[in-house]
RNA sequence: UAGAUGCGGGAGAGACUUGAUUCCCAUUAGAAUCAAGCGCCGAAGGAAGAAGCUAAAGAGUACGCCACUUUUUUAGUGAACAUCUCAGGCAAAAGGACCGUGUUUG
Numbered sequence: 001u002a003g004a005u006g007c008g009g010g011a012g013a014g015a016c017u018u019g020a021u022u023c024c025c026a027u028u029a030g031a032a033u034c035a036a037g038c039g040c041c042g043a044a045g046g047a048a049g050a051a052g053c054u055a056a057a058g059a060g061u062a063c064g065c066c067a068c069u070u071u072u073u074u075a076g077u078g079a080a081c082a083u084c085u086c087a088g089g090c091a092a093a094a095g096g097a098c099c100g101u102g103u104u105u106g
Base pairs, nucleotide, nucleotide: 001106002105003104004103005102006101007100008099009098014038016037017036018035019034020033021032022031023030039090040089041088045086046084047083052077053076054075055074056073057072058070059069060068061067
């Protein structure tokens, strides 16, 4: 320094509405799943991609070629805590970029 892993910390946004099924149940109520609807969040993942760099073409300088310049064009590469909101998420739980710490691999 990069990865894996244990422990700890870790934000945001509707406990939304309707219908169906299942569980529980004397009943109401409650929970879960699926479908539809409107409103939101950005910190799993993903997408896009500024300057710069590289290459090709054009133009100019030089000129036997190479080479140099370019606020011209095309392609590739190239960041994020910013952008998008596909995915994911919107009580708790789980998850969670990132951070601390221990172990371990290169």

About this RNA: Predicted 3D model of a 106-nucleotide RNA (Glycine riboswitch aptamer) from uncultured Alkaliphilus sp. Rfam family: Glycine riboswitch aptamer. A reference for the family is Babina et al. (2017), "In Vivo Behavior of the Tandem Glycine Riboswitch in Bacillus subtilis", MBio. Its family is annotated with glycine biosynthetic process in the Gene Ontology. Model confidence (mean pLDDT): 76 of 100. Taxonomically the source falls in Alkaliphilus (Bacteria, Bacillota, Clostridia, Natronincolaceae).